[in-house]
A computed fold for a 72-nucleotide RNA from a seawater metagenome, annotated as transfer RNA. Rfam family: tRNA. Gene Ontology term of the family: triplet codon-amino acid adaptor activity. The sequence is in RNAcentral, with records from ENA.
RNA sequence: GCCUUGUUGGUGUAAUGGAUAUCAUAUCGGUCUACGAAACCGAUGAUCUGGGUUCGAUUCCCAGACAAGGCA
Numbered sequence: 001g002c003c004u005u006g007u008u009g010g011u012g013u014a015a016u017g018g019a020u021a022u023c024a025u026a027u028c029g030g031u032c033u034a035c036g037a038a039a040c041c042g043a044u045g046a047u048c049u050g051g052g053u054u055c056g057a058u059u060c061c062c063a064g065a066c067a068a069g070g071c072a
Stems, first nucleotide, its partner, number of pairs: 001071007010025003018055001026044006048064005
C1' cells in the first nucleotide's frame, strides 16, 4: 500500500428499511430481612464520524476514524 470483517448504554449482546432500539449485567432507589446477601419491583443509560439514497436508515451506498485478520 491493497483486501476482508467488525464498531449499538459503564460492560457483553439482539434487532427483515417503519419497534417507545432488545435482553443480561452494572449503578441507584424501593419491597422483603434483626442486619446483610439472594429474590422481586422501579429508575438511569447506547446506534463510531461526515455525506448520500429513501416518505422513512441501527439496517442500503460512498468517504473517513479505530480495532482484528490476510496478502505484498